RNA sequence: GUUAAUUAUAAAGCGCCAGCAGCACUUUUACAGUGCUUAACGAGGUUAGAGUUUAUCGAAUUUUCGGCGGGUAACUCUAUGGCAUAUUACUGUCAUUAGAAAAAAACAAAAACUAAUAGUGAUAUUAGAACAAAAACUUUUUCACGUAAUUAU
Numbered sequence: 001g002u003u004a005a006u007u008a009u010a011a012a013g014c015g016c017c018a019g020c021a022g023c024a025c026u027u028u029u030a031c032a033g034u035g036c037u038u039a040a041c042g043a044g045g046u047u048a049g050a051g052u053u054u055a056u057c058g059a060a061u062u063u064u065c066g067g068c069g070g071g072u073a074a075c076u077c078u079a080u081g082g083c084a085u086a087u088u089a090c091u092g093u094c095a096u097u098a099g100a101a102a103a104a105a106a107c108a109a110a111a112a113c114u115a116a117u118a119g120u121g122a123u124a125u126u127a128g129a130a131c132a133a134a135a136a137c138u139u140u141u142u143c144a145c146g147u148a149a150u151u152a153u
C1' cells in the first nucleotide's frame, strides 16, 4: 500500500438518567445494600446566520412523573432566493410544489391489544388486526397581483 473480516459512528419526537416508580437477590428488615428494568406512541417537519420562548399535531389503560442535553417549531432582525410582465431599486408576500383567507374532498399512524420468542422477573424483540389530528398538496369561492427609473416590442 492492497484485500478480507470484525467493531464503532452515520439519531434529531431524538439521546441520556443523579430523583420517583418497578423487578430480582442479600440480611442487619432499615423508604437498607447490590444488580437490573421502564422512563414519549406514532403523524408531520430544515434556504443561511443571529436572537427570544415551556418547539407543531393528535393517540393512549395518563410515571408519556421529574430532570439533563440536543433539536427540522413559532416569532423578530439580516442575507439569499421565488412571485408580483425584461433589468435595477423599493414595497408586499412567501421558501424551492417559494401570495392570503375560508370551505370541501382525498390520503392517512404507531403504541396500548393479541400471539410467538428471550429473560427467574420487571420487561424486551418480532409478527398481526382496529382506531387519529394538524400542516402542506388538490378542488371551489373571495381578495391581492404594486411604485419608480431604464430597455425592448
Base pairs, nucleotide, nucleotide: 014069015068016067017066019065021037022036023035024034025033026032041058042057043056047079048078049077050076051075052074053073080095081094082093083092084091086150087149088148089147090146099143100142101141102140103139104138113128114127115126116125117124118123